Bacterial small signal recognition particle RNA from an uncultured Gemmatimonadales bacterium, 100 nucleotides, folded computationally. Of the family's consensus pairs, 96% are formed in the model. Its mean pLDDT, the model's own confidence on a scale to 100, is 75. Its Rfam family is "Bacterial small signal recognition particle RNA". The family is grouped with related families in Rfam's "SRP clan". The family's RNA type in Rfam is non-coding RNA gene.

């Protein structure tokens, strides 16, 4: 220096982690500008007959928040494993053969 072989860098697939955001699920959440039900009291009514309207309280729940989730779906990881592809080119090991 040169050939051979394996790995690695590259490609392309699969899979588990991992981060960020988003959906569901739970929770929580409206003095008033939601929503239902309205005690009590007020109104209509001749009327204990019925009815309006509705504070308080009580129930759901939106905006938002909040934790977690054998959960899903987006985007990423100069990161992991396993499959296939390539030997042009680097870069690691091993053999050879040449030359000194």
């Nucleotide at each position: 220096g040169c050939c051979c072989c394996a790995g690695g860098u590259c490609c392309g697939g699969a899979g588990g982690g991992u981060g960020c955001g988003g959906g569901c699920g739970c929770g929580u959440g409206a003095a008033c500008c939601g929503c239902g039900u309205c005690a009590g009291g007020a109104c209509c009514g001749u009327g204990a007959a019925g009815g309006u309207a509705g504070c308080a309280g009580c129930g759901c729940u939106a905006a938002g928040c909040g934790a977690u989730g054998u959960u899903u779906c987006g985007c990423g990881c100069a990161g992991c494993u396993c499959c296939g592809g390539g030997u042009a080119a680097c870069c690691u090991g091993g053999g050879g053969c040449a030359c000194u």